[in-house]
RNAcentral holds the full RNA, with entries from ENA, Greengenes and SILVA. Predicted 3D model of a 346-nucleotide part of an RNA (small-subunit ribosomal RNA, central domain) from an uncultured bacterium. Model confidence (mean pLDDT): 88 of 100. It matches the Rfam family "Bacterial small subunit ribosomal RNA". Its family is annotated with ribosome and structural constituent of ribosome in the Gene Ontology.
Context: one part of a larger RNA
RNA sequence: CUGGGUUUAAAGGGUGCGUAGGCGGUCUUAUAAGUCAAUGGUGAAAGACGGCAGCUUAACUGUCGCAGUGCCAUUGAUACUGUAGGACUUGAAUUAGGAUGAGGCUGGCGGAAUGUGACAUGUAGCGGUGAAAUGCUUAGAUAUGUCAUAGAACACCAAUUGCGAAGGCAGCUGGCUAGACCUACAUUGACGCUGAGGCACGAAAGCGUGGGGAUCGAACAGGAUUAGAUACCCUGGUAGUCCACGCCCUAAACGAUGCUAACUCGUUGUUUGGCUGUAAAGUUGAGCGACUAAGGGAAACCGAUAAGUUAGCCACCUGGGGAGUACGCUCGCAAGAGUGAAACUC
Numbered sequence: 001c002u003g004g005g006u007u008u009a010a011a012g013g014g015u016g017c018g019u020a021g022g023c024g025g026u027c028u029u030a031u032a033a034g035u036c037a038a039u040g041g042u043g044a045a046a047g048a049c050g051g052c053a054g055c056u057u058a059a060c061u062g063u064c065g066c067a068g069u070g071c072c073a074u075u076g077a078u079a080c081u082g083u084a085g086g087a088c089u090u091g092a093a094u095u096a097g098g099a100u101g102a103g104g105c106u107g108g109c110g111g112a113a114u115g116u117g118a119c120a121u122g123u124a125g126c127g128g129u130g131a132a133a134u135g136c137u138u139a140g141a142u143a144u145g146u147c148a149u150a151g152a153a154c155a156c157c158a159a160u161u162g163c164g165a166a167g168g169c170a171g172c173u174g175g176c177u178a179g180a181c182c183u184a185c186a187u188u189g190a191c192g193c194u195g196a197g198g199c200a201c202g203a204a205a206g207c208g209u210g211g212g213g214a215u216c217g218a219a220c221a222g223g224a225u226u227a228g229a230u231a232c233c234c235u236g237g238u239a240g241u242c243c244a245c246g247c248c249c250u251a252a253a254c255g256a257u258g259c260u261a262a263c264u265c266g267u268u269g270u271u272u273g274g275c276u277g278u279a280a281a282g283u284u285g286a287g288c289g290a291c292u293a294a295g296g297g298a299a300a301c302c303g304a305u306a307a308g309u310u311a312g313c314c315a316c317c318u319g320g321g322g323a324g325u326a327c328g329c330u331c332g333c334a335a336g337a338g339u340g341a342a343a344c345u346c
Stems, first nucleotide, its partner, number of pairs: 004317003007300002012314001014201004021194003025088007033081002035077008049065006091191001092188003095184004103177007110154001114150008125136002162169002206247006216240001220236004258313006266291011295302002319346003328339004
């Protein structure tokens, strides 16, 4: 290379947009580049292969034939691919109407809880645990009531619910904004699929500058436990957790399952549209779940939301360790990230 694979054995890129490239619907005309056929030329000799012959045989050698799958030219074929032209509507998009949701950004508002402060009532404990102690408290705590204030998060509704490309998104409300879906079949007429590089987004933690700081809480301190206890438990508590702007770019970033399209027996729940119907119910789309036929699978299981049957394109894998390390390069303020070996060893 051919080949085989990627849910769990090694292996799907964290996610999208998109460049080059690869691939691409129906009908028709031309062309004849790919493709196919015929003919001619060329494809040195030696060697290889087959026949015959010469050295007593063989090795060796001579001679004839075949082969030389390739290239070039000419003449044809036109199904498929390509190229050029024309047409179409089912793929794709647009338009009109409808309806949906924690989709995104930004402003305003709300109640519960918590902490703190003030005042009042009130007196000896509170708190915490398996049990305790550290801690708080007669300078009046804990508890109860009223008032004030701060920051953060939004109980119930709530669901196998919904939305989003993924990360993710949840109090109420105003503004701005994006998408999918349904119906009509009005418009364009293949405008499509995938996508190496590239660009953008990307939880938490972390970093920079400036704010904020209620709760929780790495580090740290103390109390316990213990043989020890640099832990688990308890009392405190800094960074952080929150906001603005700028970085970082990683996760069990998981459905451990790339995207797109077509096809393949049924049952059932639910969200949101359309149609029929008084209703019950039925039917037709788009999602989210459960069970299963065929089929697949090493099995677990998957099973129209496939891991079934096919096509297109991309990414990735090739024994364990060494190692996601070293070196180099790129990026980063740093932390580090990306790319990514070998010796050696089993």